[in-house]
Context: one part of a larger RNA
RNA sequence: UGACGGGGGCCCGCACAAGCGGAGGAACAUGUGGUUUAAUUCGAUGAUACGCGAGGAACCUUACCCGGGCUUGAACUGCGCCUGAAUGUGCCGGAAACGGUACAGCCGCAAGGCAGGCGCGGAGGUGCUGCAUGGUUGUCGUCAGCUCGUGCCGUGAGGUGUCGGCUUAAGUGCCAUAACGAGCGCAACCCCUUCCGGCAGUUGCCAUCAGGUGAUGCUGGGUACUCUGCCGGUACUGCCAUCGUAAGAUGCGAGGAAGGUGGGGAUGACGUCAAAUCAGCACGGCCCUUACGUCCGGGGCUACACACGUGUUACAAUGGGGGGUACAGAGGGCUGCCAGCCGGCGACGGCGCGCGAAUCCCGAAAUCCCCUCCCAGUUCGGACUGGAGCCUGCAACCCGGCUCCACGAAGCUGGAUUCGCUAGUAAUCGCGCAUCAGCCAUGGCGCGGUGAAUACGUUCCCGGGCCUUGUACA
Numbered sequence: 001u002g003a004c005g006g007g008g009g010c011c012c013g014c015a016c017a018a019g020c021g022g023a024g025g026a027a028c029a030u031g032u033g034g035u036u037u038a039a040u041u042c043g044a045u046g047a048u049a050c051g052c053g054a055g056g057a058a059c060c061u062u063a064c065c066c067g068g069g070c071u072u073g074a075a076c077u078g079c080g081c082c083u084g085a086a087u088g089u090g091c092c093g094g095a096a097a098c099g100g101u102a103c104a105g106c107c108g109c110a111a112g113g114c115a116g117g118c119g120c121g122g123a124g125g126u127g128c129u130g131c132a133u134g135g136u137u138g139u140c141g142u143c144a145g146c147u148c149g150u151g152c153c154g155u156g157a158g159g160u161g162u163c164g165g166c167u168u169a170a171g172u173g174c175c176a177u178a179a180c181g182a183g184c185g186c187a188a189c190c191c192c193u194u195c196c197g198g199c200a201g202u203u204g205c206c207a208u209c210a211g212g213u214g215a216u217g218c219u220g221g222g223u224a225c226u227c228u229g230c231c232g233g234u235a236c237u238g239c240c241a242u243c244g245u246a247a248g249a250u251g252c253g254a255g256g257a258a259g260g261u262g263g264g265g266a267u268g269a270c271g272u273c274a275a276a277u278c279a280g281c282a283c284g285g286c287c288c289u290u291a292c293g294u295c296c297g298g299g300g301c302u303a304c305a306c307a308c309g310u311g312u313u314a315c316a317a318u319g320g321g322g323g324g325u326a327c328a329g330a331g332g333g334c335u336g337c338c339a340g341c342c343g344g345c346g347a348c349g350g351c352g353c354g355c356g357a358a359u360c361c362c363g364a365a366a367u368c369c370c371c372u373c374c375c376a377g378u379u380c381g382g383a384c385u386g387g388a389g390c391c392u393g394c395a396a397c398c399c400g401g402c403u404c405c406a407c408g409a410a411g412c413u414g415g416a417u418u419c420g421c422u423a424g425u426a427a428u429c430g431c432g433c434a435u436c437a438g439c440c441a442u443g444g445c446g447c448g449g450u451g452a453a454u455a456c457g458u459u460c461c462c463g464g465g466c467c468u469u470g471u472a473c474a
Stems, first nucleotide, its partner, number of pairs: 001474002003471003007468007015458002019421005026313008034304002042053002064299007076122009087104007107112001124288002127286003133282002135277003138273001140271001145184006151160003164175003190265004195233007204223002209220003236259001239253001240251004315414001319373006331362003336355002340351004380411001385406007427450007
């Protein structure tokens, strides 16, 4: 100087407490450990691995295993020689890759171009090392810290500044001061949202005028309103009161759509964990080179006595079923979204309108009303299994999704323990998107609908900040 303390002081955070809903018990989905296997490819492993890399494993992907092939190689490039335009079509063997064989075709005046063969030099490697690295990322932590120049103090390591008082979300600011300034961080500048104005109107509106319909902005017309999009304004403790030297604090104060950083996002200082990644990419070194490269067929990554994590669905009556009925936002759409009609109980199929889309399509559910069930392993719950189908795709046996009928398992609120959340939040309800032929999505990322409870307080648990103290630790 740091680090540490079951030392002290001050202060924060869903850290505890208060409260709401979960996990831990069940079934299933998914990831992991383990075991198994010819292979179950590899990585990630307390917090900071485990619905993680995977935003799509039937083949492909694929890196693994078995088998069959190829070697200048699947791709790229330089040189020499030989042959041939490019290229296309057969036949035989074969699971394919590949091997064999035949035919057509035959650029340019030339140099040469392109392709194939042979040879040589590079190739290629998801092989190893993240403890050789770049880049990127997690975490402490959006925490309020981390430093520098000059000066001053100290033999020196170093200190001071950065301490103290008050204040703040904040090393935020004010005051004080051997310090005076400054940098990276904080804040602000950026984006979305909330309110208003201006401009603009192939969406919106009968607001206003006219026409028309069974009905509808449907039509003419208009841009007032809603909205969309761009530009701008608004909030600053500015005003008032109280406290305070000040910074600032408080106020069922005013005004205002909104207050005291309005809400959310982007933004992550010096550094820590030899943290993660050589399999995204790049790269040093090492290793393989008729194979550790590469192509193909099949299998595996989907195994299953078990164990754990994350989820989904439930155990029901603020609920299940049937009928009727209303209201979103954000997105996506041409090998696409599909209105409407027809067939089918249905998944879906057939015909077919519109739309490259504020102009067409995909479009809610919980809600509300009526009926029913009457507390039962049930009209709860839907696993598992049987049968019959639909769709995608070369192909659904291993190993896809969906539909219908039948079957109806465990489960009656879950031990110790443990997680999330402070407001349009939790809880609950559906909708969309990426990936994608299809999909094992209950995942991820977004969107809106309905919409709570509680916080006395900081003694305690966890993490953190500042000052101080002890230390046999560095």
Small-subunit ribosomal RNA, 3' major domain from Bacteroides gallinaceum, 474 nucleotides, folded computationally. Lineage of the source: Bacteria > Bacteroidia > Bacteroidales > Bacteroidaceae > Bacteroides. RNAcentral holds the full RNA, with entries from ENA and SILVA.